[in-house]
RNA sequence: GGGGGUGUAGCUCAACUGGAAGAGCAGCUGUUUUGCACGCAGCAGGUUGCAGGUUCGAUCCCUGUCACCUCCACCA
Numbered sequence: 001g002g003g004g005g006u007g008u009a010g011c012u013c014a015a016c017u018g019g020a021a022g023a024g025c026a027g028c029u030g031u032u033u034u035g036c037a038c039g040c041a042g043c044a045g046g047u048u049g050c051a052g053g054u055u056c057g058a059u060c061c062c063u064g065u066c067a068c069c070u071c072c073a074c075c076a
Stems, first nucleotide, its partner, number of pairs: 001072007010025004019056001027043005049065005
C1' cells in the first nucleotide's frame, strides 16, 4: 500500500437485508426480610465510531474517514 471483517445502552450481543432500536447482566426505585442477598414489580439509560450523500424514510444502501482484528504485497 491492497482485500476482507468488526464498531449499536456502562458490559455482552440482537434488530427477519429501508418503516425508525431491543434483550440479558450491571445501575436506580419499590416490594419481600430484623437486616443483606435471592426472588418479584417497575424506572432510567442510545447524536447506531465520525462526516457527508441517496430516499418520504437509513443500524441497514453509496462515498470519504478513524480505531481494532485478519489475509496479501512491499521494504532496507